[in-house]
């Protein structure tokens, strides 16, 4: 330098968890072969030797997965360096979105008190007693309503009363009987004012009388001798708004830094045998 064969090591990878720390299963990301779909590109699926066992986890120990089986191989396939860099983790800030607090401002209810403004008080304050009215409830009176009664109009062809013209009967006649209509009244019915007077009825009432009630207001007396109220406004406690300001913490997105780091690209390093 070739060729056979064999071994180290290798056969996704990188976080993050857990771990005394290493590796795996379970978790987050990148992602190779392969398949579709397309054809400039890109876009889905798909998951990187097998097989067993594994969060109450499983195996190891800086030589840091066990345990059984396979594949290519000292090189584009192992190591090491560097380049780039998909993502990712820790810190810092920056900014959105909902959210969740504050013994802080401010704003609203309330409450004890009783600082200022105003108001009331020696023509007596607050307090006690004591009358009465508002309030309840009987009764009486007034009034409303209804309805009767009274009064009044109308009102009976006859089956209402008087009175009874014609005209009817009766008498020789004088005279009488019964009676329609008209006319004066009435009865039921219908209508109509005012006063009266009986009934009934009630969320009527600055009425009367009796009684009951006892907080609260108002008002009259007597005791009593200087406060009283709490409307405005202040303080002071509560409650409550979440309007300002403020803090926190979740998630998302973007910056910086500090780290780890696939693929991918360069460069270098690396046995063992036999043969020619």
């Nucleotide at each position: 330098u070739c060729g056979u064969g064999c071994u180290a090591g290798a056969c996704g990878g990188g976080g993050a968890a857990u771990u005394a720390g290493c590796g795996g299963c379970a978790c987050c990301u990148c992602g190779a072969a392969c398949u579709c779909u397309a054809u400039c590109a890109a876009g889905a699926g798909g998951g990187a030797c097998c097989c067993g066992a594994a969060a109450u986890c499983c195996g190891c120990u800086a030589u840091a997965g066990c345990g059984g089986g396979g594949u290519a191989c000292a090189a584009u396939u192992c190591c090491u360096u560097g380049c780039c860099g998909a993502g990712u983790a820790a810190c810092g800030g920056g900014u959105g979105u909902a959210u969740u607090g504050c013994a802080c401002g401010g704003c609203g209810c309330g409450g004890c008190a009783g600082c200022g403004c105003a108001g009331c008080a020696u023509u007596g304050a607050a307090a006690g007693c004591u009358g009465g009215a508002u309030c309840c409830g009987g009764c009486g009176c007034a009034g409303c309503a209804a309805g009767g009664a009274c009064c009044u109009g109308u009102g009976a062809a006859c089956c209402c009363c008087g009175c009874c013209a014609g005209g009817a009967c009766c008498g020789g006649a004088a005279g009488g009987u019964a009676g329609c209509a008209a006319c004066g009244g009435u009865a039921a019915g219908c209508g109509g004012c005012a006063a009266u007077c009986c009934u009934u009825g009630g969320g009527u009432g600055c009425c009367g009388u009796c009684g009951g009630g006892g907080c609260a207001u108002c008002u009259g007396g007597c005791u009593g001798g200087a406060g009283c109220a709490a409307g405005c406004g202040a303080u002071c406690c509560g409650c409550g708004c979440a309007c300002g300001g403020u803090g926190g913490g979740a998630c998302g997105c973007c910056c910086g830094c500090c780290g780890c780091a696939a693929a991918g690209c360069a460069a270098g390093g690396u046995g063992c045998a036999c043969g020619a």
Predicted 3D model of a 276-nucleotide RNA (Bacterial large signal recognition particle RNA) from an Anaerolineae bacterium. Model confidence (mean pLDDT): 75 of 100. It matches the Rfam family "Bacterial large signal recognition particle RNA". It is annotated as a non-coding RNA gene.